[in-house]
The prediction has a mean pLDDT of 79. Predicted 3D model of a 149-nucleotide RNA (c-di-AMP riboswitch aptamer (ydaO/yuaA leader)) from a soil metagenome. The sequence is in RNAcentral, with records from MGnify. Of the family's consensus pairs, 96% are formed in the model.
C1' cells in the first nucleotide's frame, strides 16, 4: 500500500477547530450493504424410563424453556460450600492470516469470545422493524488454474 468485519458513499443543517485546502462531534435525508420481525402452502418437540410389538411403530410416566447476532459449537477432565450456574485444562464444528484479485491443494501460525430478547419467533409474499461498530497491521510460506495491471 492495506487486512478482518454488514459496518461504506453522497447530501445537508448546527457547533468546534483550521495553515483556508479541508478536518471532527452531534443530528437529519438518500443510496448500497448487513440483520430481525412477520401469511398461505410445506414442516414440526427433544431426554430417559417403563409396557406392547418381529419390526416400523403405539401407549404411559418423569424431566428439559425457547430464540436472536457472530466463525465462537459440542465433548471430556478438574476446581469449587456451589456440581444444573462459575472459572480452569486439552481437544473439537466452525472462522481467519501468510499481502494484485479470485478458485483449488498442501504447509505453517493464530481465534475457537462476548452480548441481547425476555416466556415470544420454523419457513415466509405483502408489510414493519434496526445496524453502518469495533479491532489489526510493516516484509510478508509453496505448488496448480482463470483474471488483473
Nucleotide at each position: 500500500a492495506g487486512c478482518c468485519g454488514a459496518a461504506u458513499c453522497u447530501c445537508u443543517g448546527u457547533c468546534g477547530u483550521u495553515a483556508c485546502g479541508g478536518c471532527g462531534a452531534c443530528g437529519g435525508g438518500g443510496a448500497a450493504c448487513g440483520g430481525g420481525g412477520g401469511a398461505c402452502c410445506c414442516a414440526g418437540u427433544g431426554g430417559u424410563c417403563c409396557g406392547g410389538g418381529a419390526a416400523a411403530c403405539c401407549g404411559g410416566g418423569c424431566c428439559g424453556g425457547g430464540g436472536g447476532c457472530g466463525a465462537a459449537u459440542c465433548g471430556c477432565c478438574g476446581c469449587c460450600a456451589a456440581c444444573g450456574a462459575g472459572c480452569g485444562g486439552c481437544g473439537u464444528a466452525g472462522c481467519g492470516c501468510g499481502a494484485c484479485u479470485c478458485u483449488u491443494u498442501c504447509c505453517g501460525c493464530g481465534c475457537g469470545a462476548g452480548c441481547c430478547c425476555g416466556a415470544c419467533a420454523g419457513c415466509u409474499a405483502a408489510c414493519c422493524c434496526c445496524g453502518u461498530a469495533g479491532g489489526c497491521g510493516c516484509u510478508c510460506g509453496a505448488g496448480a488454474g482463470a483474471g488483473a495491471a